[in-house]
RNA sequence: AUGAUUGUACGGGGAGAGAACGUCUGGAGACGUCGCCGAAGGAGCAAAUAACAAAAGUUAUGAAUCUCUCAGGCAAAAAGACUCGUACGGGACG
Numbered sequence: 001a002u003g004a005u006u007g008u009a010c011g012g013g014g015a016g017a018g019a020a021c022g023u024c025u026g027g028a029g030a031c032g033u034c035g036c037c038g039a040a041g042g043a044g045c046a047a048a049u050a051a052c053a054a055a056a057g058u059u060a061u062g063a064a065u066c067u068c069u070c071a072g073g074c075a076a077a078a079a080g081a082c083u084c085g086u087a088c089g090g091g092a093c094g
Stems, first nucleotide, its partner, number of pairs: 006089008018034001020033005035074003041070001042068003048061005
């Protein structure tokens, strides 16, 4: 400073899938069984890069709203990736 990437707080928007069944319980809920969802978190990897190898190749690093479904979730509420606004930080290029 017409302040990049980005952080925090508050507010707005924000999908999917069982108000499943059984036992206990006044209820909330707990335990068990079967079915399902993908947008907290977690895990997996393509290109590429690096190392090794004569080569073929091997190993390591490696993103997502993709894949998995450990965790979480399957009426409403809450939560919710992501996004918009406001405020306060921060200070890259120039």

A computed fold for a 94-nucleotide RNA from Viridibacillus arenosi FSL R5-213, annotated as Glycine riboswitch aptamer. RNAcentral records the identical sequence in 2 taxa. Its mean pLDDT, the model's own confidence on a scale to 100, is 79. RNAcentral holds the sequence, with entries from Rfam and Ribocentre. Its Rfam family is "Glycine riboswitch aptamer". Gene Ontology term of the family: glycine biosynthetic process. Of the family's consensus pairs, 91% are formed in the model.